[in-house]
RNA sequence: UACUUAUCCAGAAAGACUGAGGGAAAGGCCCGAAGACGUCUUAGCAACCUGUACCGCUAACAACGAGUAAAAGGUGCUAAUUCCUGCUCCUGAUAAAGGGGACAGAUAAGAA
Numbered sequence: 001u002a003c004u005u006a007u008c009c010a011g012a013a014a015g016a017c018u019g020a021g022g023g024a025a026a027g028g029c030c031c032g033a034a035g036a037c038g039u040c041u042u043a044g045c046a047a048c049c050u051g052u053a054c055c056g057c058u059a060a061c062a063a064c065g066a067g068u069a070a071a072a073g074g075u076g077c078u079a080a081u082u083c084c085u086g087c088u089c090c091u092g093a094u095a096a097a098g099g100g101g102a103c104a105g106a107u108a109a110g111a112a
Stems, first nucleotide, its partner, number of pairs: 001112001003110006013042005021031003026085003043078003048074003052069003055065002082104001087101005
């Protein structure tokens, strides 16, 4: 980097350094010198993977599990639903509004 699978309306910030853009991209709408974004430290959230304990299964052990708990390790995350929209379908009155799906994106695990 492309591929496969799963999830994305919940949750969780302080300090130091720096100093101008940032929120992927387009449109919108926001954040930002009352210091955003970023980096580091500490803290936290969550429970994807590993490991642990329990439960189920088993005569028993192992293996196994859309199971439960905790949070040790590996990631991730800590403005706004992935901030909203676009493409398509449905309801609706060819409106407003609402809902489903696709595309794109993010994260994890796997495989090349």
This is a predicted structure of a 112-nucleotide RNA (SAM riboswitch aptamer (S box leader)) from Mucilaginibacter sp. NCBI's taxonomy places the organism under Bacteria, Pseudomonadati, Sphingobacteriales, Sphingobacteriaceae, Mucilaginibacter.